[in-house]
RNA sequence: UUCGGCCUGGACUUACGUGGCGCACGGGUGAGUAACACGUGGGAAUCUGCCCAUCUAUGGGGAAUAACUGCGGGAAACUGCAGCUAAUACCGCAUACGCCCUUCGGGGGAAAGGCUUCGGCCGUAGAUGGAUGAGCCCGCGUCCGAUUAGCUAGUUGGUGGGGUAAAAGCCUACCAAGGCGACGAUCGGUAGCUGGUCUGAGAGGAUGAUCAGCCACACUGGGACUGAGACACGGCCCAGACUCCUACGGGAGGCAGCAGUGGGGAAUAUUGGACAAUGGGCGAAAGCCUGAUCCAGCAAUGCCGCGUGAGUGAUGAAGGUCUUCGGAUUGUAAAGCUCUUUCGACGGGGAAGAUAAUGACGGUACCCGUAGAAGAAGCCCCGGCUAACUUCGUGCCAGCAGCCGCGGUAAUACGAAGGGGGCUAGCGUUGUUCGGAUUUACUGGGCGUAAAGCGUGCGUAGGCGGCUUGUCAAGUCAGAAGUGAAAGCCCGGGGCUCAACUCCGGAACUGCUUUUGAGACUGGCAGGCUUGAGUUCGGGAGAGGGUAGUGGAAUUCCCAGUGUAGAGGUGAAAUUCGUAGAUAUUGGGAAGAACACCGGUGGCGAAGGCGGCUGCCUGGCCCGAAACUGACGCUGAGGCACGAAAGCGUGGGGAGCAAACAGGAUUAGAUACCCUGGUAGUCCACGCCGUAAACGAUGAGUGCUAGACGUUGGGGCAUUUAAUGUCGCAGUGUCGAAGCUAACGCGUUAAGCACUCCGCCUGGGGAGUACGGCCGCAAGGUUAAAACUCAAAGGAAUUGACGGGGGCCCGCACAAGCGGUGGAGCAUGUGGUUUAAUUCGAAGCAACGCGCAGAACCUUACCAGCCCUUGACAUGGACGUCGCGACUUCAGAGAUGAAGUUUUCGGUUCGGCCGGACGUCACACAGGUGCUGCAUGGCUGUCGUCAGCUCGUGUCGUGAGAUGUUGGGUUAAGUCCCGCAACGAGCGCAACCCUCAUCCUUAGUUGCCAUCAGUUCGGCUGGGCACUCUAGGGAAACUGCCGGUGAUAAGCCGGAGGAAGGUGGGGAUGACGUCAAGUCCUCAUGGCCCUUAUGGGCUGGGCUACACACGUGCUACAAUGGCGACUACAGUGGGCAGCGACAUCGCGAGGUGAAGCUAAUCUCCAAAAGUCGUCUCAGUUCGGAUUGCACUCUGCAACUCGGGUGCAUGAAGUUGGAAUCGCUAGUAAUCGCGGAACAGCAUGCCGCGGUGAAUACGUUCCCGGGCCUUGUACACACCGCCCGUCACACCAUGGGAGUUGGUUUUACCCGAAGCCGGUGAGCUGACCCGAAAGGGGGGCAGCCGUCCACGGUAAGGUCAGCGACUGGGGUGAAGUCGUAACAAGGUAGCCGUAGGGGAACCUGUGGCUGGAUCACCUCCUUU
Repeated sequence: UUCGGCCUGGACUUACGUGGCGCACGGGUGAGUAACACGUGGGAAUCUGCCCAUCUAUGGGGAAUAACUGCGGGAAACUGCAGCUAAUACCGCAUACGCCCUUCGGGGGAAAGGCUUCGGCCGUAGAUGGAUGAGCCCGCGUCCGAUUAGCUAGUUGGUGGGGUAAAAGCCUACCAAGGCGACGAUCGGUAGCUGGUCUGAGAGGAUGAUCAGCCACACUGGGACUGAGACACGGCCCAGACUCCUACGGGAGGCAGCAGUGGGGAAUAUUGGACAAUGGGCGAAAGCCUGAUCCAGCAAUGCCGCGUGAGUGAUGAAGGUCUUCGGAUUGUAAAGCUCUUUCGACGGGGAAGAUAAUGACGGUACCCGUAGAAGAAGCCCCGGCUAACUUCGUGCCAGCAGCCGCGGUAAUACGAAGGGGGCUAGCGUUGUUCGGAUUUACUGGGCGUAAAGCGUGCGUAGGCGGCUUGUCAAGUCAGAAGUGAAAGCCCGGGGCUCAACUCCGGAACUGCUUUUGAGACUGGCAGGCUUGAGUUCGGGAGAGGGUAGUGGAAUUCCCAGUGUAGAGGUGAAAUUCGUAGAUAUUGGGAAGAACACCGGUGGCGAAGGCGGCUGCCUGGCCCGAAACUGACGCUGAGGCACGAAAGCGUGGGGAGCAAACAGGAUUAGAUACCCUGGUAGUCCACGCCGUAAACGAUGAGUGCUAGACGUUGGGGCAUUUAAUGUCGCAGUGUCGAAGCUAACGCGUUAAGCACUCCGCCUGGGGAGUACGGCCGCAAGGUUAAAACUCAAAGGAAUUGACGGGGGCCCGCACAAGCGGUGGAGCAUGUGGUUUAAUUCGAAGCAACGCGCAGAACCUUACCAGCCCUUGACAUGGACGUCGCGACUUCAGAGAUGAAGUUUUCGGUUCGGCCGGACGUCACACAGGUGCUGCAUGGCUGUCGUCAGCUCGUGUCGUGAGAUGUUGGGUUAAGUCCCGCAACGAGCGCAACCCUCAUCCUUAGUUGCCAUCAGUUCGGCUGGGCACUCUAGGGAAACUGCCGGUGAUAAGCCGGAGGAAGGUGGGGAUGACGUCAAGUCCUCAUGGCCCUUAUGGGCUGGGCUACACACGUGCUACAAUGGCGACUACAGUGGGCAGCGACAUCGCGAGGUGAAGCUAAUCUCCAAAAGUCGUCUCAGUUCGGAUUGCACUCUGCAACUCGGGUGCAUGAAGUUGGAAUCGCUAGUAAUCGCGGAACAGCAUGCCGCGGUGAAUACGUUCCCGGGCCUUGUACACACCGCCCGUCACACCAUGGGAGUUGGUUUUACCCGAAGCCGGUGAGCUGACCCGAAAGGGGGGCAGCCGUCCACGGUAAGGUCAGCGACUGGGGUGAAGUCGUAACAAGGUAGCCGUAGGGGAACCUGUGGCUGGAUCACCUCCUUU
């Protein structure tokens, strides 16, 4: 010197520990709690650390103990023993202003010091007061359920004791037997409460996120400790469940703190920054802690603000979409041109928040600059509600839908597109709450029929209550005071650029409490009054009730007589009774039940209900009088009583009637209706049941508000004194004013105007059901849900339609007649069948001789085969040719193809220029008898030639609507007259039109011929136009005239005249509408479909088939006829590729020749039914089918497949079942003739004339129709609607042997931790005695005991899940059986009850009208 060790002092830092304070605040959550938990307002018997104020004190001692050291135990957590030490840690002593206890004598109880710069600062103890916070008590308010009605033993109170900070059964002993409850106890369910929030005009309703106040909780349950404060979120102990560690012995844990993870879920954020601010804790302070807080991040989750550009710009661009193809729209939109730069981007500056320092946010807000329209728009909707429309696709599919509802081939409703509407950084959906909703009605509803008056009374609680005086001041009203936290809402201001947001002030907080007043009204108390109510007296009516007697008629039965074959019953019958004597009739007897006439919207009763007469007992009511009481009243939850019929129990009775049952009928069936029997029951006594359409579908009471007319019971007055009039009371009816009512209706007996009280209702179904309770012997009654399901159910009235409702009326509708159809053969149409095809349509009347006024080809649309593809037909383009056409030959089934012959268009500006025709090519297009008549136009049928259908204005009604248009008459008629709140008008009716019937006139050929003449004897000729006739014009018929009738009207009846008489006969003419009637195949047409075919051409076939069925016809079955002979009289019409005389041939159809006629001229053209003769009743001399042979006509062609003729053949059929059709006068019947279309083809159709009847009493019935009225559950309108079983599927639900779980009660067992009590021989530092030993005092462990969590045993209560099987319910596509209801629903329906039946239902008994119709009675109105 360096390093190390030891000792001492100081400073700083750190670890551990002692001590103090805090950790009971702040933060989270809403499980529990229906409670003094919360809200609000009060109260007295309390505590309160830190804080403030005041007073007093702060003296002197003692014994320990952690850290630490040493030695141990344990895997760990942790822990044991020994030793040392300090304090504001702990313990005595002293002192006591206040303080506490007290038997009033007295007794008791404190403290702590530290730092200091020496200035002081911070503390400590006792006490008093304050402030703050907390505890306790009370009034009021605070969800649902009565299918929770009784709960309670420390329960309620008292006394003594204990206990607490404090009052108290808070605890304990004893005593008493209380306390709560219909003003909802107890029980069950649900729930944190409030300021507020959402909604609403408000009252309310819903709600309790964020923010704020209070409460409760901290894994679940229990417990205490510490502390001023906890029975303590991030403390302790115990029990339980769970997770983790373990060395298996033991230990650890609690995010409903901030982040974060997992799980669950439709769904909800970062393991961020900072203590800078605000605040909290500790500290003397520096400071430390603080997921409180302040910030940032994430999410369009909400509110607010801003942007995504502005101006200009018409070729109205392109594209898209639509289109009537012209255009319109997107749309100034875009592009283009000229500008601006918020937000964003980039660059620069840069806060306040911070009084001195300190800034997480943050290089944030903000400011400046730069570039550039640049980086920045979506969602829903468009049928109505509800703003906004088209196209395409799809085709009851796919789909939509909040409600109604869209979609089945033209979807503004689905999907897409274009366009449009709305909102906008959002939009739409879903969920939730309030509103609308006066749809729970306090404000602010109802109850006759829509849901709703208890079946009726008595009466408890309750509610309400007459006149008057005084008083009190509970309700009530007024003033004042306290409180009603803040925030929020509202008003006025301020600050962020505005706003949202925030700050300040005000108002408000409708409430509660205290106090001072008022005294009307309500109420309490005390008086009075008489009108409400009651009592008394005198009268009165009555099927009021109970009981005992008694009477006659009738039914049935028994006995006897007379008497004989039926009786009975029904729509008709039968079962049944009867010759063993019924029914009928006479006499006698028995028994039970009910009381004819009077008898009456008459009486009585609370209702149910009550009916021969008499006695007894008894309730209520009415009238009159006025004496008494003095509000004694009204209503009435619960409660009690009565309560038709049916039914039940016990015992009687039992004539008639009659569920069940039996038999007979009816019927498809007939468990019914009808009939014959017949048992319970119906009757009586006693006891139950307790329901009905128990209805006036109308609760009770009081008052008020026009009347008229009846009726019942009293009374008063007046008179003409036997009757009437009149007044008033109590009942009971009808009609009506005001008013009410949705309407109907009600209307002093209210459903009017008011008051009081009770009951009841809140869409239909499920359901008056299930479960539970109560009652009952049972049947069952009463109280009374939910799931699920539907978008209606319902009332009153309106218009129609319908009725096996009514009235009036009409029609060949019936009846009276005549003739048919249905039976036969044939013709024709249809169905069916067949077929390659048998084309298609028409379908009750109103399809079926219909489209078709005429299918051999054609027609023709169908089938087979062969062909064509801008096409058989139209327009347009290009090119070519100049004809077209006619004729011939060949191939072919033909279409068609090939070849050939003949003839060469018009105009012209002379240009292949125009027109026309033909051919070729390409494309637009043609074409379709393909579909839809349910997309349509047009046309038609039908009701129906029925008399109806409507409108304007007015009036009535809330309205739909009504009136008119109904009524009395009348008519064919809504025709006309009269009346009438209607007055008019239109379409229909009628008339005007055509035709027939009479007359006149004009005209007179082709018509006619009276007179005259001629004649070939034919109006043939002359002649004439008189007649017939023709066809133009006119006349005539109008109920005009007379009589009757009727309202004197309209009209009707009869008559006259007249050709015709009451629309003279016939026709044309078809209202508003119905039938989605018929027709896309007459035509036209939207949409769809085909396009070398679903178009077009051609040949052949088919539409003509044939076991059958039907419709419409023809011909017959014969003598009113057949056949033969003879012979007379029409009319409508048609005719030139026609009618065709006449002559002639043929048996005939017809042929040949041929005049005349473009028609009052010629012709079709013969009319036929008729008359005479014959046949003589038969399958014929009826009938003519069918078939054979031979002809004829038309036609290109008669095979499939035409008509006719001759000869031959000679079928069915002898008048037609059920059923059904036509016709009322020149009609039916019968007879022939003509025409259309057509080459030909008629029994069909449309027309024409000849002959020519019968019957109609009448409107009961069938059918159809018109008007009025009535019922209706129908409105696609009776071919409507609709009920129940059964079968199938699905859904929710009740029962159910049981089983699983939750919750709760009672009794008992166990008894952790812990407080408390006892003990405490073990252990024990402070204090006391003692010198000490030791003892005292106090304490601890341990043990015992009370209480008690978890757990266990047993028995209950209650709730929920599952459950074989089972019950009903609901909903479903066009299932099965019937037909119950709606009309008189074919048996009126319904209610209660009982029995029966596959089912709806049927039957008995009592009730109701919410029954139609007819008759009667009563009443009202008018005269």